[in-house]
Model confidence (mean pLDDT): 86 of 100.
Small-subunit ribosomal RNA, central domain from a Patescibacteria group bacterium, 348 nucleotides, folded computationally.
It matches the Rfam family "Bacterial small subunit ribosomal RNA".
It was read from a public genome assembly.

Context: one part of a larger RNA
Parts: sequence; C1' cells; structure tokens
RNA sequence: UUGGGCGUAAAGAGUUCGUAGGCUUUUUGGUAAGUUAUGUUUCAAAGACCGGGGCUUAACCUCGGGAAGGGGCAUAAUACUACCAGAAUUGAAGAAUGUCGGGGUUACUGGAAUUGUCGGUGUAGGGGUGAAAUCCGUUGAUAUCGACAAGAACACCAAGGGCGAAGGCGGGUAACUAGGCAUUUCUUGACGCUGAGGAACGAAAGCUAGGGUAGCGAAAGCGAUUAGAGACCGCUGUAGUCCUAGCCGUAAACGAUGCUCGCUAGGGAUGGGGAAUUUAUUUUUCCGUCUCGCAAGCUAACGCGUUAAGCGAGCCGCCUGGGGAGUACGGUCGCAAGACUAAAACUC
Repeated sequence: UUGGGCGUAAAGAGUUCGUAGGCUUUUUGGUAAGUUAUGUUUCAAAGACCGGGGCUUAACCUCGGGAAGGGGCAUAAUACUACCAGAAUUGAAGAAUGUCGGGGUUACUGGAAUUGUCGGUGUAGGGGUGAAAUCCGUUGAUAUCGACAAGAACACCAAGGGCGAAGGCGGGUAACUAGGCAUUUCUUGACGCUGAGGAACGAAAGCUAGGGUAGCGAAAGCGAUUAGAGACCGCUGUAGUCCUAGCCGUAAACGAUGCUCGCUAGGGAUGGGGAAUUUAUUUUUCCGUCUCGCAAGCUAACGCGUUAAGCGAGCCGCCUGGGGAGUACGGUCGCAAGACUAAAACUC
C1' cells in the first nucleotide's frame, strides 16, 4: 500500500466559524472533456503463452501462431460525471406573526448569614475532638440585644427541569444583545454539506500590573495521632479565591461516542409551540430532554437500540504490540510555568 478499525481493548481534535479541496435536489436542451465501442498505428528482437520440429531425453536450440493490455489518431454513442444555457421547489436562507429560556454584556440594587468595631445585659467558662491539646476568656470571652462596617456567595423555588457551540450559566430590576422553536406557505431559487491549513472562544490552577480581602485556604507554624507522620484530625495562617486590564490554552474539556443527510416496531415521563373536539390530566402534530425495551438489527462481551453503538451516503480527524515517551533533539508560541509538533537507540 491493500485491507481493518476508533463507547470500555490503540484510536473522535475541548468547541465553533471558515479558506482551499472533496462531495452535492428535480428537470429540459446543447457540447462531447472524462467514459464506452469500432477501425487504424505503435509497444524491435529475445523472453512469456499455445502448437510443431532438432540434439538418445531434458535443460537448451529452432519454426509457426495468437491475444490481453498501454500510448497516438480517426469515427461513432450519450446512460453516468463534467461544462454551457433554461426551468422548478422539497434542501438552505429570508420575511411576517407568536413564543421560550440560570444564553451573553453592562449598570444599579436586596435580604439572610459570616467576620470585625462600638454600646447594653451578664459571669466563668468557651472552642475543638474518637479522646485531647495548641487556641480564646476576669484588661470580661462564649451567650444575648442594638448600631455600624466590609467582602464574598445567592437558601427555599429547584426537577436526571431549562438555555448555550463547547467551556459554562441560578437573588432582583433595567438597558443593550445573540439564539432556538412553532405557525403562515409570503420571498429568493441549490445560494448546500464537510472542512487540510487558518481564526475565534475555551473550567480550574498559574503568570504580569493595579485594586480588594469577610469567609475559606496551597505554603508555613503549632497541637495531636503514630514506631515515625514531611499526612489524615485540630488551632492559626501567606499566596490564592474577588474586581479591572492583559497573558496562559490545558482537564476524566466525558456521552471516554466528529459533523451533516436519508431509512428502520413500540411503551412511559417531561419542557416549549400548533390544530381538533365530546373541555377531558382527551386526541393529534412539530421541536427538544430523559427512561424502558431479546421489535428488528448490531456488539468480543458489557451493552446500544428513531437522541443508535442498526442500515446506507458525503467530508474531516485519528489508530497500528508493551516499555523507552507524549520524552530527547529541532522548530513555533509564551514574561515564566510550560504548551503544540514529535523520534530513535535499547529492551520485553
């Protein structure tokens, strides 16, 4: 390479947008590049194949025959692909009406709790644990009442419920903004799908600068535990956690399951719309979310099963025994931490 694969054995890029490329609805006419057919020419001889002959046979030698296939040219065909011209509407997009939601950004704002400060009441303990101690407290703690201040997070509602491409998103209000869905069948008329490179977004931690710091809390200190205890438990506590601006670009970034389209039994639950009627927890339809299932089918099994891991099509990414190693070297990016790309010797 051929071939086989990627939920859990190696393997789906964290996600989206999108360039090139690949692929691409129905229909009419044309062209004839691909394609197909025929003819012709060429692919020296030898060799190969088939049939004869000669050395005693064979190897070997020799004579004859024939194709397949490739290249060039000509003619013809037009199903498919391509190209040109025209038409269509179901894909796609737009419009109108309605609706949905913790989708995003910014500003303002609320109460509970916590901690602190001040004041009142009040007196000997409090705290913590398996048990303790470190710790706090007669300079009045804990408890309780009142006032004030600060920062962070939003109980109940709240659900295997919603929204978002993913990361993720939850007190309230307003402004700005993006999106989905249903109905109408009104407009455009294939405008589509995927997407190498590329770009943007991307939890937490970490980094730079400036703020902020209530609680929690790596590091650190102390008290315990223990043979030891660089831990688990306890008392403190710095960075951090928060905000603004900018980096980083990784996660079990998981459904460990790429995106799009078509087809293939059902039962139940739930969110958002529409229609009908007997107004009922009724029937039906579209878009989601979830569950059950030996329907069929698939799978090594587990399991999956109209939200497929079933049956097919298009495009991309990735895998090829374990270790060495996601490492070295080189390169690109980064302030750094490091990230991305990515071997070999050797060994089993």